This is a predicted structure of a 355-nucleotide RNA (Bacterial RNase P class A) from an Acidiferrobacterales bacterium. The gene name in the source record is rnpB. The model forms 95% of the base pairs in the Rfam consensus. Its mean pLDDT, the model's own confidence on a scale to 100, is 78.

RNA sequence: GGAGUCGGCCAGACAGCCGCUGCGUCCCUCGGGGCGUGGAGGAAAGUCCGGGCUCCAUAGGGCAGAGUGCCAGGUAACGCCUGGGGGGCGUGAGCCCACGGAAAGUGCCGCAGAAAAUAUACCGCCUAAGCGCCCGGUUUCGGGUGCCGGUAAGGGUGAAAUGGUGCGGUAAGAGCGCACCGCGCGGGUGGUAACACCCGUGGCAGGGAAAACCCCACUCGGAGCAAGACCAAAUAGGGGAACGUCAGGUGUGGCCCGCACUGUUCCCGGGUAGGUCGCUUGAGGCGUCCGGCGACGGGCGUCCCAGAUGAAUGGCUGUCCUCGACAGAACCCGGCUUACCGGCCGACUCUUUUU
Numbered sequence: 001g002g003a004g005u006c007g008g009c010c011a012g013a014c015a016g017c018c019g020c021u022g023c024g025u026c027c028c029u030c031g032g033g034g035c036g037u038g039g040a041g042g043a044a045a046g047u048c049c050g051g052g053c054u055c056c057a058u059a060g061g062g063c064a065g066a067g068u069g070c071c072a073g074g075u076a077a078c079g080c081c082u083g084g085g086g087g088g089c090g091u092g093a094g095c096c097c098a099c100g101g102a103a104a105g106u107g108c109c110g111c112a113g114a115a116a117a118u119a120u121a122c123c124g125c126c127u128a129a130g131c132g133c134c135c136g137g138u139u140u141c142g143g144g145u146g147c148c149g150g151u152a153a154g155g156g157u158g159a160a161a162u163g164g165u166g167c168g169g170u171a172a173g174a175g176c177g178c179a180c181c182g183c184g185c186g187g188g189u190g191g192u193a194a195c196a197c198c199c200g201u202g203g204c205a206g207g208g209a210a211a212a213c214c215c216c217a218c219u220c221g222g223a224g225c226a227a228g229a230c231c232a233a234a235u236a237g238g239g240g241a242a243c244g245u246c247a248g249g250u251g252u253g254g255c256c257c258g259c260a261c262u263g264u265u266c267c268c269g270g271g272u273a274g275g276u277c278g279c280u281u282g283a284g285g286c287g288u289c290c291g292g293c294g295a296c297g298g299g300c301g302u303c304c305c306a307g308a309u310g311a312a313u314g315g316c317u318g319u320c321c322u323c324g325a326c327a328g329a330a331c332c333c334g335g336c337u338u339a340c341c342g343g344c345c346g347a348c349u350c351u352u353u354u355u
Base pairs, nucleotide, nucleotide: 001351002350003349004348005347006346007345008344009343010342012320013319014318015317016316017315018314020039021038022037023036024035025034026033027032041326045337046336048335049334050333051332052331053224054223055222056221065220066219067218068217069216070084071083072082073081074080085099086097087096088095089094100215101214105213106212108208109207122155123154124151125150126149130147131146132145133144134143135142136141163181164180165179166178167177168176182204183202184201185200186199187198188197189196190195228277229276230275231274238268239267240266241265242264243263248262249261250260251259252258284303285302286301287300288299289298290297291296321324
């Protein structure tokens, strides 16, 4: 100098003018005005997980359903994070993995292929045993060939073919025998554990897939701030008190009788419109010290940093630069995922050249 890995941070800057909005304070003709001060993000997003909070339900347990799935730790909790184990990728820094069980059961495995799972044999290899035929030799034998067979080395199919490599063995072969590797079982050592290593033993259980059903272990009550609480015009229905007493009122009818319907007022309560709360001080930020490999925890100091409800956070102008991406809070918080012009800082790896 080049190429790369991991982590952290920033997200045009400054000034002026005009607006919008929360809070404080002052004035005021109660409608507003002046001054001061605060006013989006790293993802405010997707609403995918987890919790706080609120209401409903709830003795306890089970079934069903959903989710999670190596081990240990962190945390309010998690499917998140940290550290470790195992597997895979990379020369490396480092990155990726739904990573329990297929020797409990059921089902599935297209095409190709002999065969896709109680096995089986297309090409090939072999002719030892058995039965023929031919040739040579002629008691027994040798060669060729056919049938019946043996085999699973080699080839071929496939994503995947019944452990792998080598030596022995054999007619040819085969865990048939042996050595090493792999696997199962038993034991030992180290480690909290996942697991690793070692020893012995068994020729070897017997394909894949559980993001197929399923089995095993663990977790989970439901709904969500339009939750929910309070104040409270109006209306329906409800309760009470006082008053009224067989009258009165309304309807029918021209009127009376008759017939049908019906108390009045006030209060409580109810809860609609509307308003208030919930609402932002919080598993909070920053600094520092201590414990821990780390996630994180603890102590001390310090700060207050949007809270709207037709819903604010904007517009214009000027100067400068590397010319500015994705994107806008709505109860709050911890994560994950997704989107994103670019820039800065730190740690580390590989490589080239020079010394």